A computed fold for an 88-nucleotide RNA from Marinosulfonomonas sp., annotated as Glycine riboswitch aptamer. Lineage of the source: Bacteria > Pseudomonadati > Pseudomonadota > Paracoccaceae > Marinosulfonomonas.

RNA sequence: GCGUCAGCGCAGGGAGAAUCUGGUUACCGCCAGUGCCGAAGGAGCAACCGCCCCGGAAACUCUCAGGCAAAGGGACCUGCGCUGGGUC
Numbered sequence: 001g002c003g004u005c006a007g008c009g010c011a012g013g014g015a016g017a018a019u020c021u022g023g024u025u026a027c028c029g030c031c032a033g034u035g036c037c038g039a040a041g042g043a044g045c046a047a048c049c050g051c052c053c054c055g056g057a058a059a060c061u062c063u064c065a066g067g068c069a070a071a072g073g074g075a076c077c078u079g080c081g082c083u084g085g086g087u088c
């Protein structure tokens, strides 16, 4: 210098599903019950990959956890910055 991999930070975008029933409460909230969602996290199988004994593996699956008005959170995407690798 290149333009890529990973991590972190900041900003923006960011879905789904009962503000259901009863009690209490001005409301929020709390307790119990039933129904539901998948994109925090977690777990399972697997295409595939590897150093092939074994291991790594999803936006698939399960819902333990979490969530089902708003707020908050939110996988992931984009931009910027920093750090460490890669390559010339």
Stems, first nucleotide, its partner, number of pairs: 001087002004085010018034001020033005035068003041064001042062003048056003

The prediction has a mean pLDDT of 80.